Description:
Predicted 3D model of a 74-nucleotide RNA (transfer RNA) from Zingiber officinale. The sequence is in RNAcentral, with records from ENA and Rfam. Its mean pLDDT, the model's own confidence on a scale to 100, is 81.

RNA sequence: GGCCCAUUGGCUUAGUAGGUUAGAGCAUCGUGCUAAUAACGCGAAGCUUGCAGGUUUGAAACCUGCAUGGGCCA
Numbered sequence: 001g002g003c004c005c006a007u008u009g010g011c012u013u014a015g016u017a018g019g020u021u022a023g024a025g026c027a028u029c030g031u032g033c034u035a036a037u038a039a040c041g042c043g044a045a046g047c048u049u050g051c052a053g054g055u056u057u058g059a060a061a062c063c064u065g066c067a068u069g070g071g072c073c074a
Base pairs, nucleotide, nucleotide: 001073002072003071004070005069006068007067010026011025012024013023019057028044029043030042031041032040050066051065052064053063054062
């Protein structure tokens, strides 16, 4: 220098041809249970999708550039 893959709450992640409230587990907070803690049950908050731009009536998804991480080639 070229090519490929990944990037979504604090952590791990789903989202397969563009359209319903961005879903789940863990963690956190509240609460029930208990003499109490844990476990377990119930509820709640938190991400607008790595950044910027483009296409579109509509983008997490498609296109371009950049950034970070990983891999391959030279």